[in-house]
């Protein structure tokens, strides 16, 4: 010097998964104060439950969260290709539609029960990843200057 790997910070993606104020205890200090764990109290964010109406109304139970769902073919019965259909990403204030290239289409939970649904009630705010190139084009509102 490099190559990997690890830990802090900062900036970005997926996601509802943010964020203000107290607190206590820890750790750092320039001593103004800063940071991390929990608690607590707002604020915004998402999800369940649940009338009238309306809808619906068999069996093989049925629901929920989520883009993550159907079909066809092949298998060493793990799984693999396809296709339609759904979702993510890229110049990085924000949104969006065109064209295009790269990816995802899982995983959990409820417990016999749950359409929509005001009023009402409840519950969640997590985890996972990316980083030296000047960015995949172009357009349209918004914002800022």
């Nucleotide at each position: 010097g490099g190559a990997c790997g690890c830990g802090a910070c900062c900036u970005g993606c997926c996601u509802a998964a943010u964020u203000g104020c107290c607190g206590c205890c820890g750790c750092c200090a320039a001593c103004g104060g800063g940071c991390g764990u929990c608690g607590g109290u707002g604020a915004c964010c998402g999800g369940g439950g649940g009338a009238c109406c309306c809808a619906a109304c068999c069996c093989u139970g049925g629901g929920g969260u989520g883009a993550a769902u159907c079909c066809u073919c092949c298998u060493u019965u793990g799984g693999g290709a396809g296709g339609a259909c759904g979702g993510g990403c890229g110049u990085a204030c924000u949104g969006a539609a065109c064209c295009g290239g790269c990816c995802c289409g899982a995983a959990c939970c409820c417990g016999a029960c749950a359409g929509c649904u005001a009023a009402c009630u409840u519950c969640g705010g997590a985890g996972g990843c990316a980083g030296u190139c000047c960015u995949g084009g172009c357009u349209c509102a918004g914002c800022c200057c």

The RNA shown here (c-di-AMP riboswitch aptamer (ydaO/yuaA leader)) has 145 nucleotides and comes from a Chloroflexota bacterium. Its mean pLDDT, the model's own confidence on a scale to 100, is 79. The sequence was found by an Rfam model in a public genome assembly. Rfam family: c-di-AMP riboswitch aptamer (ydaO/yuaA leader). From the family's description: This family represents a conserved RNA structure found upstream of the ydaO and yuaA genes in Bacillus subtilis and related genes in other bacteria.